A computed fold for a 347-nucleotide part of an RNA from an uncultured bacterium, annotated as small-subunit ribosomal RNA, central domain. The RNAcentral record of the full RNA draws on ENA. Its mean pLDDT, the model's own confidence on a scale to 100, is 89.

Context: one part of a larger RNA
RNA sequence: CUGGGCGUAAAGCGCACGUAGGCUGCCAUGUAAGUCAGAGGUGAAAUCCCACGGCUCACCCGUGGAACUGCCUUUGAUACUGUAUGGCUCGAGUUUGUGAGAGGGUGGCGGAAUUCCAGGUGUAGGAGUGAAAUCCGUAGAGAUCUGGAGGAACAUCAGUGGCGAAGGCGGCCACCUGGUGCAGCACUGACGCUGAGGUGCGAAAGCGUGGGGAUCAAACAGGAUUAGAUACCCUGGUAGUCCACGCUGUAAACGAUGGAUACUAGAUGUCGGGAGCAAGACUCUCGGCGCCGUAGUUAACGCGUUAAGUAUCCCGCCUGGGGAGUACGGUCGCAAGGCUGAAACUC
Numbered sequence: 001c002u003g004g005g006c007g008u009a010a011a012g013c014g015c016a017c018g019u020a021g022g023c024u025g026c027c028a029u030g031u032a033a034g035u036c037a038g039a040g041g042u043g044a045a046a047u048c049c050c051a052c053g054g055c056u057c058a059c060c061c062g063u064g065g066a067a068c069u070g071c072c073u074u075u076g077a078u079a080c081u082g083u084a085u086g087g088c089u090c091g092a093g094u095u096u097g098u099g100a101g102a103g104g105g106u107g108g109c110g111g112a113a114u115u116c117c118a119g120g121u122g123u124a125g126g127a128g129u130g131a132a133a134u135c136c137g138u139a140g141a142g143a144u145c146u147g148g149a150g151g152a153a154c155a156u157c158a159g160u161g162g163c164g165a166a167g168g169c170g171g172c173c174a175c176c177u178g179g180u181g182c183a184g185c186a187c188u189g190a191c192g193c194u195g196a197g198g199u200g201c202g203a204a205a206g207c208g209u210g211g212g213g214a215u216c217a218a219a220c221a222g223g224a225u226u227a228g229a230u231a232c233c234c235u236g237g238u239a240g241u242c243c244a245c246g247c248u249g250u251a252a253a254c255g256a257u258g259g260a261u262a263c264u265a266g267a268u269g270u271c272g273g274g275a276g277c278a279a280g281a282c283u284c285u286c287g288g289c290g291c292c293g294u295a296g297u298u299a300a301c302g303c304g305u306u307a308a309g310u311a312u313c314c315c316g317c318c319u320g321g322g323g324a325g326u327a328c329g330g331u332c333g334c335a336a337g338g339c340u341g342a343a344a345c346u347c
Stems, first nucleotide, its partner, number of pairs: 003319004007301002012315001014201004021194003025088007033081002035077008049065006091191001092188003095184005103177007110154001115149007125136002162169002206247006216240001220236004258314006266292001268290009277280001296303002320347003329340004
C1' cells in the first nucleotide's frame, strides 16, 4: 500500500453547524497540466529470464538476445479529468399566498389533588400488612365542613396523533422567536454534498453560589421477615427532586441501523396541504408517520420506495477472548470524573 466488514456476531461519533480537504448538474469554445499514441535519447556492467556454446556432467563460465515495466525531449490526439471564458435551469436558494404543530424563550393566569395551619361538628379509634408491629390519637386523632398558607405537577381531551437535528417537548393566555408542508408567479444561476481538526447543543444523576421546599425520596433510624437480612414489605426521613446563574458532557444518548443523491411491484391505515368532478365512507396528487408485502437481499432472524435492495460521493469505526476502557503520559474538570488509550501475561 492492499482486503473484508459495521441492525442482532468486533464495529455508526449522542446530535448538529462548519474550516481545510475529498467529491460535484447540462451546453459550447479555447488550452493541453493529468490521460493516450508515435519518434528520439537515456535506463553502466554484473544479476534475473531465454537461446547457443566451453570445462566428461553439474556448479561455474563465455557469447548473443530479451528485459530494465522508469525518466527526459519532441510531434500529435482531445473522449474523460483539470483549467479559462461564455451560456443554461432540472440541483440549491430567494419571493407571494396559505396551513398544521406538547418546536424554543419570557411574563402572567387557572382549577383538581397532596401536605400544613386556624376554627366548627363529633368520639375512639386511625394508619399499615400476607399477618403484624414501629407510628398517629382522649393534650380530642381519623371522618366531615369553613377559611387560610405554600410548593410542585398539569387528570379527561390523548391517538403505533403532532413538533424538534438529537437530548427532548403536554393546563390556559400574551409577547419574542426557529424550523417545516402545500399552491403559484417571477427571480439568482451550481451558489451543491460531505466534513479531519474546531465550535455549539446535549436526559438523569452529580458539583458551586444564592433562593425555595408541598410531594416523593438515595443516605440514615425504627418495625417486621429471616438461620442471618447491611434487602425485598411497613412507619418515619436528610440530600436531592423545583428556580436563577455557572460547571459537568455522560446513558440500552437505540431504529443497538452516519449523512446526501438517484433508481427499483403493489396493498392498507393515519396526520398536514392542494386539485378534480359525476359531490362521495369519492378520485388524483405532494409531504410526514405507521403496518403488511413483490423482486432483490441476509448466516438466519428479518429488511423490503422510511431498505438491511441497486449504485455513486464523503466522514466515522472494527480486525480473537481476558487483562482493560485498566496503567502510564497528555489534556479538560472545583470535584466526581471525562476524552485519548497500551503492554506484560494468559486462553